[in-house]
């Protein structure tokens, strides 16, 4: 450089739940709070999953299909990077 990952060392992020706030909803944000994380930095590329404002059916209520909406803390890929024991 690569590849590895320790009861090392300095630093970091924050799950669930509360509050407040944006959102139609999944869900995102900030505070608080810490399961957990060596990529738990960042990208919907590819599987996945989550959701249905719209729109399509179809219908008495209402059912059901679809992402253009989400998840990077499901997986895989790509980008970039902190330390140095075996």
């Nucleotide at each position: 450089a690569a590849g590895c990952g320790a009861c090392a060392a300095g630093a970091g992020c924050a799950a669930a739940c509360g509050c407040a706030u944006c959102g139609a909803a999944a869900g995102g944000u900030g505070c608080g709070g810490a399961c957990g994380c060596a990529a738990a930095g960042c990208c919907a590329c590819g599987g996945g999953u989550c959701u249905u404002u719209u729109g399509c059916u179809u219908u008495c209520a209402g059912a059901g299909c679809a992402a253009u909406g989400a998840c990077a803390g499901c997986c895989g890929g790509g980008c970039u990077g902190c330390c140095g024991a075996a």